[in-house]
Molecule: Bacterial large signal recognition particle RNA
Organism: Thermotogota bacterium
RNA sequence: CCGUACUAGGCGGGGGGUUGGUGGUCCCCUGUACCCGAAACCCACCUUAGCGGGGCUGAAUUCCCCGACUGAGGCCACCUGGGGUCGGUAUCGGCGUACUCAGUGGCGUUGAAGAUCGGGUCCCACGCAACAACUACCUGUGAACCGGGUCAGGUCCGGAAGGAAGCAGCCCUAAGCAGGCAAGUGUGUGCCGUGGGAGUGCCCGGUCGGAGCCAUGGUGGGUGCGUGCGACCGGGUCUGGGUGAGUCGAAGCGGGGUGUACGG
Numbered sequence: 001c002c003g004u005a006c007u008a009g010g011c012g013g014g015g016g017g018u019u020g021g022u023g024g025u026c027c028c029c030u031g032u033a034c035c036c037g038a039a040a041c042c043c044a045c046c047u048u049a050g051c052g053g054g055g056c057u058g059a060a061u062u063c064c065c066c067g068a069c070u071g072a073g074g075c076c077a078c079c080u081g082g083g084g085u086c087g088g089u090a091u092c093g094g095c096g097u098a099c100u101c102a103g104u105g106g107c108g109u110u111g112a113a114g115a116u117c118g119g120g121u122c123c124c125a126c127g128c129a130a131c132a133a134c135u136a137c138c139u140g141u142g143a144a145c146c147g148g149g150u151c152a153g154g155u156c157c158g159g160a161a162g163g164a165a166g167c168a169g170c171c172c173u174a175a176g177c178a179g180g181c182a183a184g185u186g187u188g189u190g191c192c193g194u195g196g197g198a199g200u201g202c203c204c205g206g207u208c209g210g211a212g213c214c215a216u217g218g219u220g221g222g223u224g225c226g227u228g229c230g231a232c233c234g235g236g237u238c239u240g241g242g243u244g245a246g247u248c249g250a251a252g253c254g255g256g257g258u259g260u261a262c263g264g
Base pairs, nucleotide, nucleotide: 001264002263003262004261005260006259009057010056011055012030013029014028015027016026020046021045022044023043024042034054035053036052037051063257064256065255066254067253069252070251073248074247075246076244077243078242079241080240081239082238083237085235086234087233088232091231092230093229094227095226096225097224098223099222100221101220102219103216104215105214106213107212114208115207116206117205118204119203120202121201122197123196124195125194126193127192128190129189130187131186133185134184135183137180138179139178140177141176147172148171149170150169155164156163157162
């Protein structure tokens, strides 16, 4: 150095969580890495810290150790941003509201506020007027036939005398229509009148008085009250960023180390 058969070892590791602690079941990272069984009011253990059963590989790419090399990811501390959510406060802002000052506009010495007198507005009664409908009354009109009267002509009956029905016309009338009158009843009527009442709100006028009064939130300021909408304060939650030679660290990279027996 080669071959055969074996053995130690290996067949994943790490972070979080949990635990007195370790490993596992659980979540995450790494990335490929045997199988089966039990395990959260849990399972197995105790610093040599999983247990039980089976299988493969096996002295090196694979096992072991070191690294002040790179480094996924987790954890910790501090700083900081944002989003929901719950609660609080009337300090600030916003909004609402009342008052007030100013502004603006109007009225006012051709007389404001206020006081007083009278009238109107409101209610009741009566009158007057108006209006509508109805009733009554008056006038006119008013029926091809189915209303009345009179009925020329014509028609019918009759031997005749005479008689009958009856159109048009004329006269009249019913319902109806038109107009008038204004008596009666009625009225959500009235720049009407008379009398009475209520009342002092409004309007008008007289007198006194002698300078104010009214409107406006589409303007500005102030004060009070209200409102948790925003700011603000507190709780809890979710989600980012930064700092740290903090801490753990998969994986990679580099370096080193590790057998036994037999045969050639």